[in-house]
The RNA shown here (FMN riboswitch aptamer (RFN element)) has 155 nucleotides and comes from a Spirochaetales bacterium. Of the family's consensus pairs, 100% are formed in the model.
């Protein structure tokens, strides 16, 4: 200076506050129908005030791995969802291995160098449930890009 092969561990974050109010359960006031005997039922408009959205509206708030001058939106992989194939089982489900798909930035300054840093404005975040969800609840106590670390081998 260059290369492997087994095991382990670890590996995702977030609605303070306020507002509206689908519905929800009730209180009183009139109407109209039935029943009876003067109230009961059931409809039904209207007002009242309670409960109501982490999801609607103003706010708040978070950010997975690699790489690069220090990244949510520059370049790349996960991880959702979809489909093939093989084998186990046999419509569903496990495992392997492959394909699809896969959101979002720009102005200004330092700089040798920065869509990364500093200022400023912005802008994105699967699926299913539910009042319409990046932030709840579930699939998932799963999976994983990869990160450490140990023991083998062998230069």
């Nucleotide at each position: 200076a260059u290369a492997g092969a087994u095991u382990u561990u670890c590996g995702g974050g977030g609605u303070a506050a306020g507002g509206u109010g689908c519905g929800u359960a009730g209180a009183g006031u009139g109407g109209a129908a039935c029943a009876u005997u003067c109230u009961g039922u059931u409809u039904u408009a209207c007002u009242c005030g309670g409960c109501a959205a982490u999801u609607c509206c103003u706010g708040a708030c978070u950010g997975g791995c690699g790489g690069u001058a220090c990244a949510g939106c520059c370049c790349g992989c996960u991880a959702c969802u979809c489909c093939c194939u093989u084998c186990g089982a046999u419509u569903c489900c496990g495992a392997a291995g492959g394909g699809a798909c896969u959101g979002a930035a720009c102005c200004g300054g330092u700089u040798a160098g920065a869509u990364u840093c500093c200022g400023g404005u912005g802008c994105c975040a699967a699926c299913g449930g539910u009042a319409u969800a990046g932030u709840c609840c579930g699939g998932a106590c799963g999976g994983g890009a990869g990160a450490a670390a140990a023991u083998c081998a062998g230069a």
Rfam family: FMN riboswitch aptamer (RFN element). Its family is annotated with FMN binding in the Gene Ontology. About the family: The RFN element is a highly conserved domain that is found frequently in the 5'-untranslated regions of prokaryotic mRNAs that encode for flavin mononucleotide (FMN) biosynthesis and transport proteins. The sequence was found by an Rfam model in a public genome assembly.